[in-house]
């Protein structure tokens, strides 16, 4: 340098081109003498960036960041 895979809330991880699921976690409550365990509610995403296609984009195209994996 070439080829390929990935990037989605702090963290994991879903989503036939049509309102961004789910658990951890962390927050408020019941429960507990406390903590833990449990139940219950509520909040956090414009989906790595920039454009482009499309009535519409996480999804499809160019690019350009980072990461991995093969060649050299």
């Nucleotide at each position: 340098u070439g080829g390929g895979g990935c990037g989605u809330g702090g963290c994991c991880a879903a989503a036939u081109g049509g309102u961004a699921a789910g658990g951890c976690a962390g927050c408020g409550g019941u429960u507990u003498u406390u903590g833990g365990u449990a139940c219950c509610g509520a909040a956090g995403a414009u989906u790595g960036g920039a454009g482009g296609u499309u009535c519409g984009a996480g999804u499809c195209c160019u690019c350009c960041c980072g990461c991995c994996c093969c060649a050299g």